[in-house]
Molecule: Glycine riboswitch aptamer
Organism: Microvirga aerophila
RNA sequence: CUGAUCCCCGCGGAAGAGACCGGGCUACGAGCCCGGCGCCGAAGGCGCAACCGCCCCGGAAACGCUCAGGCCAAAGGACCGCGUGGGAGCU
Numbered sequence: 001c002u003g004a005u006c007c008c009c010g011c012g013g014a015a016g017a018g019a020c021c022g023g024g025c026u027a028c029g030a031g032c033c034c035g036g037c038g039c040c041g042a043a044g045g046c047g048c049a050a051c052c053g054c055c056c057c058g059g060a061a062a063c064g065c066u067c068a069g070g071c072c073a074a075a076g077g078a079c080c081g082c083g084u085g086g087g088a089g090c091u
Stems, first nucleotide, its partner, number of pairs: 003090001005088004009083005018037001020036006038071003044067001045065003051059002
């Protein structure tokens, strides 16, 4: 100097599902707390394992569970895209 990879940061995009019922509070708000029923799958978590590797250790989904979280909007949001941005590390 170069171009793949990974992490961080910034910007943009980003789904699903009760304005449910009872009680209390209330700044009267689809708000907060307690209880009940229903529901979602894309923070996080746990499980299965096609596959990678295969001696062992190990990695591994947007599948499954629904502990946590969520069920107007906002926020959050896996993931995707972008960047003369920061870093790691390889050629």